[in-house]
RNA sequence: CCUUUAUCAAGAGUCGGGGUAGGAAUCUGGUCCGUUGAUCCCGCGGCAACCAUUACGUUACGUAAUAAGGUGCUAAUUCCAGCAAGCAGAUGCUUGAAAGAUGAGGG
Numbered sequence: 001c002c003u004u005u006a007u008c009a010a011g012a013g014u015c016g017g018g019g020u021a022g023g024a025a026u027c028u029g030g031u032c033c034g035u036u037g038a039u040c041c042c043g044c045g046g047c048a049a050c051c052a053u054u055a056c057g058u059u060a061c062g063u064a065a066u067a068a069g070g071u072g073c074u075a076a077u078u079c080c081a082g083c084a085a086g087c088a089g090a091u092g093c094u095u096g097a098a099a100g101a102u103g104a105g106g107g
Base pairs, nucleotide, nucleotide: 001107002106003105004104005103006102007101008100013044015043016042017041018040022033023032024031027082028081029080030079045074046073047072050070051069052066053065054064055063056062057061078099083096084095085094086093087092088091
C1' cells in the first nucleotide's frame, strides 16, 4: 500500500511541560475551536473493552466478569452536508452508499 471483517448517537482532562498560528482527514459549503495559546509533541491522569484473560453454556459461537499486557480514544454523531432512494416538499426528516477512523486477520 491492497484486501476481508466488526464497530463508529455512549464514555473520558478547566492537569503539567514544550511549541506557534492556525485547526476540526481530503476538496467545496456551513458551523465551530484557537494568542484567555488551540491543532500538534512529551508526561501524568482518565475512558472504553477490539485483541487478551477468566467463568458459564455442547463446537462454531454466545453471555457475563476483569483491566496486569497489545492497540485505540480522551470538543461538537466520523461536527453537519455533498452521491442515491423514500417521505413531506422553499427546506427538512429517514435509510443506504461513498470516503474516512480504529481493532483483528490475510496478501
Annotation
This is a predicted structure of a 107-nucleotide RNA (SAM riboswitch aptamer (S box leader)) from Oceanobacillus indicireducens. Its mean pLDDT, the model's own confidence on a scale to 100, is 84. Of the family's consensus pairs, 97% are formed in the model. NCBI's taxonomy places the organism under Bacteria, Bacillati, Bacilli, Bacillaceae, Oceanobacillus.